[in-house]
RNA sequence: GCAGCAGACCAGACGAUCGCCCCUUCGACUCGCCCCUUAGGGGCUCGCUCAGGGCAGGCCGCUUCGGAUUUGAGGCGACCUGUCCCGAGCGAACCUCGAAGAGGUGAGUCGAGGGAGAGGAAAGUCCGAACUCCGAAGGACAGUGCGCCGGGUAACGCCCGGUCAGGGUGACCUGAAGGAAAGUGGCACAGAAAACACACAGCUGACGCAGCGCGGCGCGUUUGGCGCCGCGUCGCAAGCAAUGGUGAAAAGGUGCGGUAAGAGCGCACCGCGCUCGUGGCAACACGGGUGGCAGGCAAAACCCCGCAUGGAGCAAGGCCAAAUAGGGGAGCGUUUCAGGAUGGUCCGUCCGUAGCUCCCGGGUAGGCCGCUUGAUCCCGCCAGCAAUGGCGGGGCUAGAGGAAUGGUUGUCACCUCGCCGGAGCCCCGAAAGGGGCGAAGGCGGGGAACAGAAUUCGGCUUACGGUCUGCUGCGCUU
RNA sequence: GGGCGGCUAGCUCAGUUGGGAGAGCGCCGCGUUCGCAACGCGGAGGUCGGGAGUUCGAGCCUCCUGCCGUCCACCA
Numbered sequence: 001g002c003a004g005c006a007g008a009c010c011a012g013a014c015g016a017u018c019g020c021c022c023c024u025u026c027g028a029c030u031c032g033c034c035c036c037u038u039a040g041g042g043g044c045u046c047g048c049u050c051a052g053g054g055c056a057g058g059c060c061g062c063u064u065c066g067g068a069u070u071u072g073a074g075g076c077g078a079c080c081u082g083u084c085c086c087g088a089g090c091g092a093a094c095c096u097c098g099a100a101g102a103g104g105u106g107a108g109u110c111g112a113g114g115g116a117g118a119g120g121a122a123a124g125u126c127c128g129a130a131c132u133c134c135g136a137a138g139g140a141c142a143g144u145g146c147g148c149c150g151g152g153u154a155a156c157g158c159c160c161g162g163u164c165a166g167g168g169u170g171a172c173c174u175g176a177a178g179g180a181a182a183g184u185g186g187c188a189c190a191g192a193a194a195a196c197a198c199a200c201a202g203c204u205g206a207c208g209c210a211g212c213g214c215g216g217c218g219c220g221u222u223u224g225g226c227g228c229c230g231c232g233u234c235g236c237a238a239g240c241a242a243u244g245g246u247g248a249a250a251a252g253g254u255g256c257g258g259u260a261a262g263a264g265c266g267c268a269c270c271g272c273g274c275u276c277g278u279g280g281c282a283a284c285a286c287g288g289g290u291g292g293c294a295g296g297c298a299a300a301a302c303c304c305c306g307c308a309u310g311g312a313g314c315a316a317g318g319c320c321a322a323a324u325a326g327g328g329g330a331g332c333g334u335u336u337c338a339g340g341a342u343g344g345u346c347c348g349u350c351c352g353u354a355g356c357u358c359c360c361g362g363g364u365a366g367g368c369c370g371c372u373u374g375a376u377c378c379c380g381c382c383a384g385c386a387a388u389g390g391c392g393g394g395g396c397u398a399g400a401g402g403a404a405u406g407g408u409u410g411u412c413a414c415c416u417c418g419c420c421g422g423a424g425c426c427c428c429g430a431a432a433g434g435g436g437c438g439a440a441g442g443c444g445g446g447g448a449a450c451a452g453a454a455u456u457c458g459g460c461u462u463a464c465g466g467u468c469u470g471c472u473g474c475g476c477u478u
Numbered sequence: 479g480g481g482c483g484g485c486u487a488g489c490u491c492a493g494u495u496g497g498g499a500g501a502g503c504g505c506c507g508c509g510u511u512c513g514c515a516a517c518g519c520g521g522a523g524g525u526c527g528g529g530a531g532u533u534c535g536a537g538c539c540u541c542c543u544g545c546c547g548u549c550c551a552c553c554a
Stems, first nucleotide, its partner, number of pairs: 001474010012412007020117001022115013036101003040097004045092006052085007060077006119450001123461002126459005131313004138347004143309005148162005163177001164175004178304002183302002186297002200244002202240003208236002211233009252270006271293001272291008317369004327360006339351003362553003376395008414447007424437005479550007488503004497534001505521005527543005
């Protein structure tokens, strides 16, 4: 210098000016509500005065009837007493209505001041939780998810450390990494054969059978012939799985021995299985012994084993207000019980005793809470290889409704390009000289990505600009 | 904000123990006809939305990602 690997950090800073949005303080205006004061209207209650009427009682007068008198019963009228009703006037208390004024409070508009205002991914919604609701959140099955070992965590499919496997020359990276010896099924095409192995070409044809030829021996004989043995050759039965070819994959690999040819048939090494020992919490590693080797691949095929798992989601859910037609249709029910308890099936339990479910239709598109102090952030120390945890100190950092955090400009900082500048270095050359690289500094231009909170956290993944540190490989120079 | 579904030829869609990429309409050529339509014969046309992984092998299985569509509040 080039090519890479790993980790950490930043996401421009400070002003000026014009805006956005939320909160808050003050002032002005408008509107609503509450309370007080004053004048007035109405209602009701009480007290006093006046007028009228009804009822009861008393007394007096007149009168009717009975009776021999005393006397008894009834009616009418006046007066007195008590009580009730109604009306008018005056006064007091209470309630209510409306007006004016003062005060308080809330909302809106305007003005002035103050305060706060996106991220490492706010994203995808892929996991895990908090929180809220569902009638009991009970069981079984099914389903779904996870799967080497140890640790961390509220929890996780996440993180850390390790083991093993794979990749890379290396720094380092990747891994859904239990079980194929419980079972079922699959392995297209090609190939002989694709899983209880098989035998197409090929090799052998020892042992065995048969034919032919040659030689030897024996028997018999006139040659002929017959039998046995050996060798050669053709063929068959048979043996074999080394070689060839096919395929992603062909039933341990390499070598030596061995054999008729071969083959774990035998042996050595490697691999594999079983077993023992040592180390390690463990996954596992190392070593010894032993077995001639059985059991191919695939579980991101079904499945088996182990563990976990109720569902829905802040449009959850609660309170207030406003408005409307508990309207129409379909299905299932009203003796046997329809339906429901937030994915499915069954059982149990409970609700439900006459309705329930779905579709169409009707109304509102308002306010408050949930709503941001939290597994919270920063700094320091301690424990730990680390993830992480503990302790101490300090901080409060958007809460929102279809939803705000921006624009312009100045200086500085960063990156980059061009020009000036030339410290210094290199090459050619005997030299003169020629050529090339180029630090500090100065001037000017350009650039700055991905992307926007919506209940809140912990992760993962995806998008994306730059800086720094450590490390690796190769090349060059000293 | 939250929950579901889809993407295969120009268009509409099939495609399961993972192994051939297909159908209808459309398009092109030839025939038929005086010519056209219809009809007959033949043919072309595919990154299976994109990228990884598992596998000998992926439209199909798994993961990541892009685009499109759809549903939701409260009251009676």
Molecule: RNase P RNA; transfer RNA
Organism: Vicinamibacterales bacterium